[in-house]
RNA sequence: GACCCGGUAGCUCAGGCGGUAGAGCAACUGACUUUUAAUCAGUGGGUCGGGAGUUCGAUUCUCCCCCGGGUCA
Numbered sequence: 001g002a003c004c005c006g007g008u009a010g011c012u013c014a015g016g017c018g019g020u021a022g023a024g025c026a027a028c029u030g031a032c033u034u035u036u037a038a039u040c041a042g043u044g045g046g047u048c049g050g051g052a053g054u055u056c057g058a059u060u061c062u063c064c065c066c067c068g069g070g071u072c073a
Stems, first nucleotide, its partner, number of pairs: 001072007010025004019056001027043005049065005
């Protein structure tokens, strides 16, 4: 330098054939318990890496850039 994969909740990840996003764990609240743990019920938490474009509408499509990993030179 070229190409490929990834970046989504505090963590690990899913979802993407365009119609405003989910799971598990964690956190918090309640129930239970003498208390803790476990169990059960519930709640909150997200500029979907950044910018621009297309579109009525973009996490999703296009372009550029940033970060991590890999292959080749």